[in-house]
Record summary
Predicted 3D model of a 354-nucleotide part of an RNA (small-subunit ribosomal RNA, central domain) from an uncultured bacterium.
Context: one part of a larger RNA
RNA sequence: CUGGGCGUAAAGCGCACGCAGGCGGCUCUGCGCGUGGGGUGUGAAAGCGGACGGCUUAACUGUCCGAGGCCAUCCCAUACGGCAGAGCUCGAGCCAUGCAGAGGUCCGCGGGAUUGCCGGUGUAGUGGUGAAAUGCGUAGAGAUCGGCAGGAACACCCAGGGGGAAACCAGCGGACUGGGCAUGGGCUGACGCUCAGGUGCGACAGCGUGGGGAGCGAACCGGAUUAGAUACCCGGGUAGUCCACGCUUUAAACGAUGGACACUCGGCAUCUGGCGCCGAUUAUCUCGGCGCUGGGUGCCCAAGCUAACGCGGAAGUGUCCCGCCUGGGAACUACGAGCGCAAGCUUAAAACUC
Numbered sequence: 001c002u003g004g005g006c007g008u009a010a011a012g013c014g015c016a017c018g019c020a021g022g023c024g025g026c027u028c029u030g031c032g033c034g035u036g037g038g039g040u041g042u043g044a045a046a047g048c049g050g051a052c053g054g055c056u057u058a059a060c061u062g063u064c065c066g067a068g069g070c071c072a073u074c075c076c077a078u079a080c081g082g083c084a085g086a087g088c089u090c091g092a093g094c095c096a097u098g099c100a101g102a103g104g105u106c107c108g109c110g111g112g113a114u115u116g117c118c119g120g121u122g123u124a125g126u127g128g129u130g131a132a133a134u135g136c137g138u139a140g141a142g143a144u145c146g147g148c149a150g151g152a153a154c155a156c157c158c159a160g161g162g163g164g165a166a167a168c169c170a171g172c173g174g175a176c177u178g179g180g181c182a183u184g185g186g187c188u189g190a191c192g193c194u195c196a197g198g199u200g201c202g203a204c205a206g207c208g209u210g211g212g213g214a215g216c217g218a219a220c221c222g223g224a225u226u227a228g229a230u231a232c233c234c235g236g237g238u239a240g241u242c243c244a245c246g247c248u249u250u251a252a253a254c255g256a257u258g259g260a261c262a263c264u265c266g267g268c269a270u271c272u273g274g275c276g277c278c279g280a281u282u283a284u285c286u287c288g289g290c291g292c293u294g295g296g297u298g299c300c301c302a303a304g305c306u307a308a309c310g311c312g313g314a315a316g317u318g319u320c321c322c323g324c325c326u327g328g329g330a331a332c333u334a335c336g337a338g339c340g341c342a343a344g345c346u347u348a349a350a351a352c353u354c
Base pairs, nucleotide, nucleotide: 004325005324006323007309008308012322014201015200016199017198021194022193023192025088026087027086028085029084030083031082033081034080035077036076037075038074039073040072041071042069048066049065050064051063052062053061054060091191092188093187094186095184096183097182098181099180103177104176105175106174107173108172109171110154115149116148117147118146119145120144121143125136126135162169163168206247207246208245209244210243211242215241216240220236221235222234223233258321259320260319261318262317263316266300267299268298269297270296271295272294273293274292275291276290277289278288279287280286304311305310327354328353329352336347337346338345339344
């Protein structure tokens, strides 16, 4: 340097941004770096190919001829590739006008329910289970009515629905703000793709400081069950769950499927735009249907792929870049290093063994 792979067998970094690096649209021109051809020089010996010899043969070996370069130099070629110059608009971006959306941050408001407290009515149970008991209740519970307080979550709408890079995002209103899509084809003129390091984001649990604490509820304490029951069931209940700021950086972080671009028979459903026609209301708005044309999400399939299952805007056909795998265990470990307040995280072996 090279092979085969990565949905489920080992293997896609949790996600994004992005320097270096790799790769890069169309046309013309110049140079001739790579590239190709030719000449000359050189390419020791051995080795390699051929011919003829020597050991009885062969291996081995002698002589002669030849081949052999990612070498140097000169000449030629200029498609591809490189560099430079000029230009283009389809890639990319910008602009204008619209559209949909639980996209994000902050502030405010609302109703229902649970719980607690106060008061009224009222009397003996209530609660819980497979059955019970612990618990609560004559110091008046539970039930019911009224009032008050506080925290958390937002029923119906809700959907194979929508948005977001992922993690994730749902009551209502406001402020600020990111992205996407459509139409126009007005502007720039390859400004692009990917990305080792790096940087940022990153559920839950956990940690620090300060708040908050209704419900739920690790630990813990009781009651049951059981041979036992450090559980499953029941009654309580602290951390936590909530908020602010700062850490932690993991996951079955899953589509177990990296990103970008192009191409490849169709059907159905659905979300959201644009254009045209028809109908209803017809002044417009609006609603319904049909056709054409974008973007998104699902389901079924042709070809093709696949070990099969299945995939089928891909897991097919191709190009570019990155990450990763290389038998099981030991081992998501030890040691070292970096990070962290800690818990621990990242990187990551070997002996030995099958």

Notes:
The prediction has a mean pLDDT of 88.